A computed fold for a 565-nucleotide part of an RNA from an uncultured Bacilli bacterium, annotated as small-subunit ribosomal RNA, 5' domain. The sequence was found in a public genome assembly. The coordinates come from a structure-prediction model, not an experiment, and the mean pLDDT is 81.
Context: one part of a larger RNA
RNA sequence: GGAUGAACGCUGGCGGCAUGCCUAAGACAUGCAAGUCGUACGAAGUGACCCUUUGAAAUGGAGUGCUUGCACGAAGUAGAUGAGGAUUUUCACUUAGUGGCGCAAGGGUGAGUAACACGUGGGUAAUCUGCCUUCGAGACUGGGAUAACAAUUGGAAACGAUUGCUAAUACCGGAUGAUAUGUAUAACGAUACGUUGUUAUAUAUUAAAAGGAGCCUUUAAAGCUUCACUUGAAGAUGAGCCUGCGGCGCAUUAGCUAGUUGGUGGGGUAAAGGCCUACCAAGGCGACGAUGCGUAGCCGAACUGAGAGGUUGAUCGGCCACAUUGGGACUGAGACACGGCCCAAACUCCUACGGGAGACAGCAGUUAGGAAUAUUCGUCAAUGGGGGAAACCCUGAACGAGCAAUGCCGCGUGAAUGAUGACGGUCCUCUGGAUUGUAAAAUUCUGUUGUUGGGGAAGAACAGUUAAUAUAGGAAAUGAUAUUAAUUUGACGGUACCCUUCAAGAAAGCUCCGGCUAACUACGUGCCAGCAGCCGCGGUAAUACGUAGGGAGCAAGCGUUAUCC
Numbered sequence: 001g002g003a004u005g006a007a008c009g010c011u012g013g014c015g016g017c018a019u020g021c022c023u024a025a026g027a028c029a030u031g032c033a034a035g036u037c038g039u040a041c042g043a044a045g046u047g048a049c050c051c052u053u054u055g056a057a058a059u060g061g062a063g064u065g066c067u068u069g070c071a072c073g074a075a076g077u078a079g080a081u082g083a084g085g086a087u088u089u090u091c092a093c094u095u096a097g098u099g100g101c102g103c104a105a106g107g108g109u110g111a112g113u114a115a116c117a118c119g120u121g122g123g124u125a126a127u128c129u130g131c132c133u134u135c136g137a138g139a140c141u142g143g144g145a146u147a148a149c150a151a152u153u154g155g156a157a158a159c160g161a162u163u164g165c166u167a168a169u170a171c172c173g174g175a176u177g178a179u180a181u182g183u184a185u186a187a188c189g190a191u192a193c194g195u196u197g198u199u200a201u202a203u204a205u206u207a208a209a210a211g212g213a214g215c216c217u218u219u220a221a222a223g224c225u226u227c228a229c230u231u232g233a234a235g236a237u238g239a240g241c242c243u244g245c246g247g248c249g250c251a252u253u254a255g256c257u258a259g260u261u262g263g264u265g266g267g268g269u270a271a272a273g274g275c276c277u278a279c280c281a282a283g284g285c286g287a288c289g290a291u292g293c294g295u296a297g298c299c300g301a302a303c304u305g306a307g308a309g310g311u312u313g314a315u316c317g318g319c320c321a322c323a324u325u326g327g328g329a330c331u332g333a334g335a336c337a338c339g340g341c342c343c344a345a346a347c348u349c350c351u352a353c354g355g356g357a358g359a360c361a362g363c364a365g366u367u368a369g370g371a372a373u374a375u376u377c378g379u380c381a382a383u384g385g386g387g388g389a390a391a392c393c394c395u396g397a398a399c400g401a402g403c404a405a406u407g408c409c410g411c412g413u414g415a416a417u418g419a420u421g422a423c424g425g426u427c428c429u430c431u432g433g434a435u436u437g438u439a440a441a442a443u444u445c446u447g448u449u450g451u452u453g454g455g456g457a458a459g460a461a462c463a464g465u466u467a468a469u470a471u472a473g474g475a476a477a478u479g480a481u482a483u484u485a486a487u488u489u490g491a492c493g494g495u496a497c498c499c500u501u502c503a504a505g506a507a508a509g510c511u512c513c514g515g516c517u518a519a520c521u522a523c524g525u526g527c528c529a530g531c532a533g534c535c536g537c538g539g540u541a542a543u544a545c546g547u548a549g550g551g552a553g554c555a556a557g558c559g560u561u562a563u564c565c
Stems, first nucleotide, its partner, number of pairs: 001565004006561005013411006019404002021369001026367003030364003035101003040098002043095006050085004058077002063072004108322003118246007127239002132235007140174004149164006180205011211227005248294003255285003260282008297319004301312004324345005347358004375401001377400003383397001384395004414445004424436005449506001450502001453499003459492001464487008509554005514535003520549005530537002
């Protein structure tokens, strides 16, 4: 000199863009952060449609009164609203439950980890992959339950128990049967020569939802469209495993190891493997640093430096690990699962003392700790995610707003003219001069920001609905895809921005002035009080302490402290 997720002191006008618990992976009140599908299913409820009754507004104008153009006004039409009933059929909506998909993503944190954890390059002929895409084949025929519900009943509660009924895209049989799986043979490859890939043939085994919605037809059957379903091959995506190389300190850590190292048989896994097990052998690692101890998430990158290098690993992106502590599996394509389950422990809470409930390292927020770090905000409008045929629902992801000079960048606090070189201050060689100083006053302007009043965005593309057209298929209709037209959606926000009113009016501080190092005098003090990064100042003429005047530097900041280069 540069830098910082900074803090402290003094000061503080505006905007844009970023950033914001580095400490206690301490404890947490409250709310929200993962749901969705009624086009899978039974059931319950509400409403409409239907019947009886009620009869508001409006319309209507028989008539009546007379002041002859005003008022009153019956019947009829009409059907709002209210009440009761029926729920046989139909339609719409809501939902506790069964069922499906999701909850393994997104979001947080860095405790652990010196490790194939990470980075980089390979291997997998040792592997898996829901949803998605492409290409094939199929979807036949049966059955028994169970929740919801009802009844009885236990418990303070959490939550159950028994009996009875019912449905499915829930569950379980049978058939069919492949390029799937197993075995055998042959051919062609790969090879570590142990095996193994592909193809062909033979043989054995194994599957599904008779589903939902729509259309057509004379009801049905059949058919068609679409969404789901089963099975196979391939792709894409995502993952598992193995491996070469690379990146901390201590040798005042020198020996370490018994499933340890290898083999055979068996088990296990999606998969190679001491991954596990029985037996056999006695190996394996190590001064090219094993083992131990300490420290630490790793990287892209960031800071610094001419570079080499050194330091760091906040924000953003990739990977890993963790979810009060420790252990375990279940479900599933995927977890050994932050807002799932079971067990143990510590802690907190409820209790009728028998027993139960909980987990913010999600977003806000509280408390503690600390030098120190924000709102219990708005919206799903955009981007993205989950569910759904869709409408749509959910989304503290995200987008926005709020707070903080925490940082970076930009702008302003006026501009021009103006010498009686004013007053005042300070200094001096003191009737005077120097300096503050074109500075002020004064005159003429400008209007950034501010203020007043108006206008006012882009971010919106869709999806859906209505209508039309085209394309492929189909007997046709529906449907699919594409295009066009109309309609419709903004949290931010009446924000940005534009025009306009007013008026220099509302907006400058901080540090330093002995040398390093830009900037000097006076007074006070008298080795005192004090200063100080280093050298050093101060003991009566201090440019070094304190104050004032003047000056220098930076500027909405300026200094100090801490850390890195």
Its Rfam family is "Bacterial small subunit ribosomal RNA". Gene Ontology terms of the family: structural constituent of ribosome and ribosome.